Transfer RNA from a marine eukaryotic metagenome, 65 nucleotides, folded computationally. The RNAcentral record of the sequence draws on MGnify. Its Rfam family is "tRNA". Its family is annotated with triplet codon-amino acid adaptor activity in the Gene Ontology. The prediction has a mean pLDDT of 82.
[in-house]
RNA sequence: CCGGUAGCUCAGAGGUAGAGCAAAUGACUCUUAAUCAUUAGGUCGAGGGUUCGAAUCCCUCCCGG
Numbered sequence: 001c002c003g004g005u006a007g008c009u010c011a012g013a014g015g016u017a018g019a020g021c022a023a024a025u026g027a028c029u030c031u032u033a034a035u036c037a038u039u040a041g042g043u044c045g046a047g048g049g050u051u052c053g054a055a056u057c058c059c060u061c062c063c064g065g
Stems, first nucleotide, its partner, number of pairs: 001065004007021004015052001023039005045061005
C1' cells in the first nucleotide's frame, strides 16, 4: 500500500445488504443427471467516533497478501 461482505468466488464506496456457484423443497423423469420454479442462509473482521441515517467516511486494533 491492497484486501477481510452468505458454505465458496465476488459486487455494493452515505438511504431496505445483492449476484453467480453450492444447499434445501417442489415440478419434470422408470431412476439419476440436466432443466424450471420456490425457499433458506449475513451482529458486512473487532471496538470506538461522525451523521437523522454507516458495509460505505474517520481513528485504533486483529488477520491475510